[in-house]
RNA sequence: GCCACCAUAGCUCAGCCGGUAGAGCAAGUCAUUCGUAAUGACUCGGUCCUCGGUUCGAUUCCGAGUGGUGGCU
Numbered sequence: 001g002c003c004a005c006c007a008u009a010g011c012u013c014a015g016c017c018g019g020u021a022g023a024g025c026a027a028g029u030c031a032u033u034c035g036u037a038a039u040g041a042c043u044c045g046g047u048c049c050u051c052g053g054u055u056c057g058a059u060u061c062c063g064a065g066u067g068g069u070g071g072c073u
Base pairs, nucleotide, nucleotide: 001072002071003070004069005068006067007066010025011024012023013022019056027043028042029041030040031039049065050064051063052062053061
């Protein structure tokens, strides 16, 4: 220098053809227990990396940029 993939909750990741985003773990509250752990219920938590474009409507499609991983030279 070229190519491919990835960027979504504190962490690990879903979201397959565009219609106002979910799970597990973590955190909090409650129940259970003499108490703790475990278990169960509930709750909290997100400007979907940034900018622009297409569209009535974009996490999703297109372009550019940034960062990360891998490959080639």
Transfer RNA from an Anaerolineae bacterium, 73 nucleotides, folded computationally. It matches the Rfam family "tRNA". Its family is annotated with triplet codon-amino acid adaptor activity in the Gene Ontology. Its mean pLDDT, the model's own confidence on a scale to 100, is 82.